[in-house]
RNA sequence: CAUUAUCUUUGGGGAUUGGUGAGAUUCCAUACCGGCAGUAUAGUCUGCGAGCAAUAGCUGACAGGGUGAGAUUCCCUGACCGACGGUAAAGUCCGGAUGAUAAAAGAUAUGU
Numbered sequence: 001c002a003u004u005a006u007c008u009u010u011g012g013g014g015a016u017u018g019g020u021g022a023g024a025u026u027c028c029a030u031a032c033c034g035g036c037a038g039u040a041u042a043g044u045c046u047g048c049g050a051g052c053a054a055u056a057g058c059u060g061a062c063a064g065g066g067u068g069a070g071a072u073u074c075c076c077u078g079a080c081c082g083a084c085g086g087u088a089a090a091g092u093c094c095g096g097a098u099g100a101u102a103a104a105a106g107a108u109a110u111g112u
Base pairs, nucleotide, nucleotide: 001111002110004109005108006107007106008105009104010103017029018028019027031092032091033082034081035048036047037046038045043080044079051058052057062078063077064076065075066074084095085094086093
């Protein structure tokens, strides 16, 4: 330095304040959050994971302007999205979950 194997560790954030109500962190107003890889720095591009399903597959959301060689990623403006079960209707509460996983870092072995 490279390859494969094994092991270890890490590996998802967020409801503030008020209103209505018998009851809501679920409604209304307001607020807040953003996994991994790629690419000019990405919740909204491409792919993956998670979720549903059951071996087939399905699965959310962005526009306008600016800078630049290059940005749907940066800057400005205005938007939008968010599994399942529970419960007064939930991205934020509780639960499956001290779980699983994309992946990241490291160690050892091996090869040159």